Predicted 3D model of a 162-nucleotide RNA (Lysine riboswitch aptamer) from a mouse gut metagenome.
The sequence is in RNAcentral, with records from MGnify.
C1' cells in the first nucleotide's frame, strides 16, 4: 500500500408483512342560522367559485390518508451512520418569497449505546435532532501494587496477515 476482521444480541441502516395511534380528526353529503365574499404558506397578477346563496357558525351522518412508533422476517454493513452549512431541482398557472423534500459536491463534527436536562421537530410525556451532565462499554498510549486499577486521546483510529 493491499486483504481480512472487531466492539453490541438494545451496534448501524433499509425493505415487505402485521398492530397501535394519528382520529370520529381532514374531508364529503343533508338541515339551520348568516349575508358577500372565498380561493397556495405568505404578498401581487390571472383564473375559478359566489344572491341558483360566498367567509364563518351549530348539528345529523358517512369517514380516511401521510409521517412518525411497537413486533416478525428478510437484506445491506462497522463512518456502518447521524448532524452542520453551501450550491442545484421540485413543492396547483406566473412573479418574489418563507418552509418542506430529494440529490450532489467538498468541508465541520461525532468511537458506541443508554439515562437526565434543555432547545428543536411532531398530533403526541411516543419517537427523532442538536447541546451538555453522568455512568457503562470498546480500542489505543503512559503509569502501577498489573487478566485488575488509574490518567489521556479518538473511527482518516484499533487488530492480524502479506
Nucleotide at each position: 500500500g493491499a486483504u481480512a476482521g472487531a466492539g453490541g444480541u438494545u451496534g448501524c441502516g433499509u425493505u415487505u408483512u402485521u398492530c397501535a395511534u394519528c382520529a370520529g380528526u381532514a374531508a364529503g353529503a343533508g338541515u339551520c342560522c348568516g349575508g358577500a365574499u372565498g380561493u397556495a404558506g405568505c404578498a401581487g397578477g390571472u383564473g375559478c367559485a359566489g344572491a341558483g346563496g360566498a367567509a364563518g357558525g351549530a348539528u345529523u351522518u358517512u369517514g380516511a390518508a401521510a409521517g412518525g412508533g411497537g413486533a416478525c422476517a428478510a437484506c445491506g454493513c462497522c463512518g456502518a451512520a447521524a448532524g452542520g452549512a453551501a450550491g442545484a431541482g421540485u413543492u396547483g398557472u406566473c412573479u418574489g418569497u418563507a418552509a418542506a423534500c430529494u440529490u450532489u459536491u467538498a468541508c465541520c463534527u461525532u468511537g458506541g449505546g443508554c439515562a437526565u436536562a434543555c432547545a428543536g421537530u411532531u398530533a403526541a410525556g411516543a419517537g427523532c435532532u442538536g447541546u451538555a451532565u453522568g455512568a457503562c462499554u470498546g480500542u489505543c498510549a503512559u503509569c502501577g501494587a498489573a487478566u485488575c486499577g488509574a490518567u489521556g486521546g479518538g473511527g482518516c483510529g484499533c487488530u492480524a496477515u502479506c